Predicted 3D model of a 149-nucleotide RNA (SAM riboswitch aptamer (S box leader)) from an uncultured Flavobacteriaceae bacterium. Model confidence (mean pLDDT): 79 of 100. The model forms 97% of the base pairs in the Rfam consensus. Rfam family: SAM riboswitch aptamer (S box leader). Rfam's curators write: The SAM riboswitch is found upstream of a number of genes which code for proteins involved in methionine or cysteine biosynthesis in Gram-positive bacteria.
[in-house]
RNA sequence: UUGUUAUCAAGAAAGGUUGAGGGAUUAGACCCAGUGACGCCUUAGCAACCCUUUGUUUUUUAGUAAACAAAAUAAAUAAUAAAGAAGGUGCUAAAUUCUACUUCAUACCACUUGCUAUUUUAGUAAAGAGUAUUUAAGAUAGAUAACUC
Numbered sequence: 001u002u003g004u005u006a007u008c009a010a011g012a013a014a015g016g017u018u019g020a021g022g023g024a025u026u027a028g029a030c031c032c033a034g035u036g037a038c039g040c041c042u043u044a045g046c047a048a049c050c051c052u053u054u055g056u057u058u059u060u061u062a063g064u065a066a067a068c069a070a071a072a073u074a075a076a077u078a079a080u081a082a083a084g085a086a087g088g089u090g091c092u093a094a095a096u097u098c099u100a101c102u103u104c105a106u107a108c109c110a111c112u113u114g115c116u117a118u119u120u121u122a123g124u125a126a127a128g129a130g131u132a133u134u135u136a137a138g139a140u141a142g143a144u145a146a147c148u149c
Stems, first nucleotide, its partner, number of pairs: 003147006013043005021032003026100004044092003049088002051084007059076004096141001101138003105133004111128003114124004
């Protein structure tokens, strides 16, 4: 770097240095920032993807005198739960800061169709179009990890 899978509304700081933008991209918002943001270095911390230990379960192998089969047990493999935190990463403003794409649901809406009536008008949320809402679901993109090319 390519691809696959999983997770992403929880959690977690200071010092030094640097000196102007930053929050991935595009657009719109909103927020952080000379009271020093972003980046880099040091220390600390958070977490549990790889990792370690234990339990449970699936599969396979061994195990079994005298025919076959077979328990306990042992090993390997995979999944899962709990605990741990030496190591490999990662992370330490705000939900991946929010929205944008599709669908579902709910509410509004009388523009169109339909229906009702006292019929050039008014009502009716039944269908369509439109607007809005959300820890409703999914997709795209992104970040991180493991495996893979």